Annotation:
Predicted 3D model of a 154-nucleotide RNA (glmS glucosamine-6-phosphate activated ribozyme aptamer) from Ectobacillus ponti. The RNAcentral record of the sequence draws on Rfam. Its Rfam family is "glmS glucosamine-6-phosphate activated ribozyme aptamer". The family's RNA type in Rfam is riboswitch. Rfam's curators write: This entry contains a glucosamine-6-phosphate activated ribozyme that is found in the mRNA for GlmS. GlmS is an enzyme that uses fructose-6-phosphate and glutamine to generate glucosamine-6-phosphate. The ribozyme catalyses self cleavage of the glmS mRNA that is thought to regulate GlmS activity.
RNA sequence: AGCAUAAAGAAAGCGCCAGAGCUGUCAGAGGACAGCUGACGAGGAGGAGUUUUAUCGAGGGUUCGGCGGAUGACUCCCGGUUGUCAUCACAACCGCAAAUGCUUGCUUAAAACAAAGGGGCAACUCUUUGCACAAAGGCAGGCGUGUGAUGGGG
Numbered sequence: 001a002g003c004a005u006a007a008a009g010a011a012a013g014c015g016c017c018a019g020a021g022c023u024g025u026c027a028g029a030g031g032a033c034a035g036c037u038g039a040c041g042a043g044g045a046g047g048a049g050u051u052u053u054a055u056c057g058a059g060g061g062u063u064c065g066g067c068g069g070a071u072g073a074c075u076c077c078c079g080g081u082u083g084u085c086a087u088c089a090c091a092a093c094c095g096c097a098a099a100u101g102c103u104u105g106c107u108u109a110a111a112a113c114a115a116a117g118g119g120g121c122a123a124c125u126c127u128u129u130g131c132a133c134a135a136a137g138g139c140a141g142g143c144g145u146g147u148g149a150u151g152g153g154g
Stems, first nucleotide, its partner, number of pairs: 014068004019064001020037007040057003046077006078095006085151005099145009113130007
């Protein structure tokens, strides 16, 4: 280094690092080796396939760059919601929720920052305490707008 077996653990701002930057040691004419950095929360899963710069904001020297993955998106399928009570079409939606526009309220942000402590020669890193500030989405309301055929009811 590879293979096999067994046990434990194991995720989506998730995992990894050969670009880049930084630190240390040995060198000495720009190198080698060993390390460090490399995403802060909110939100997000019917099934199959496809796809890759997959929602929202905070911060702001690399949260740069790259690879892989991923609840995104699109198409189809399954089952449903609304559009009048049913059926069929049509349209837009939903996956325990469900037509669309506007609007009100609620929905613990966390890092950053500050302080204290721990580890490391160092770059850096971990823990605790304190402090506020989002957007999307969701929930609960309000006001509007909302289709054809057939049948039924009033």
The coordinates come from a structure-prediction model, not an experiment, and the mean pLDDT is 78.